[in-house]
RNA sequence: GGACUUGUAGUGUAGCUUGGAUAUCACAGAGGCCUCCGGAGCCUCAAACAGGGGUUCAAAUCCCCUCAAGUCCG
Numbered sequence: 001g002g003a004c005u006u007g008u009a010g011u012g013u014a015g016c017u018u019g020g021a022u023a024u025c026a027c028a029g030a031g032g033c034c035u036c037c038g039g040a041g042c043c044u045c046a047a048a049c050a051g052g053g054g055u056u057c058a059a060a061u062c063c064c065c066u067c068a069a070g071u072c073c074g
Base pairs, nucleotide, nucleotide: 001073002072003071004070005069006068007067010027011026012025020057029045030044031043032042033041050066051065052064053063054062
């Protein structure tokens, strides 16, 4: 220098192929119920699409550029 893969709450993860209602689940966090207290269990809440641009009525998803991590080729 070239090709490819990946990037989603604090952590991990589904959704991407085939665009569509409030972005999924678990752990962690906060509050409540329960309990003598705690734990477990149950209920509720907060929190995320790497960044920018484009296409579209509508983008996590499609296109382009950039950034970061990784693999391969030279």
A computed fold for a 74-nucleotide RNA from a Thermoplasmata archaeon, annotated as transfer RNA. The prediction has a mean pLDDT of 82.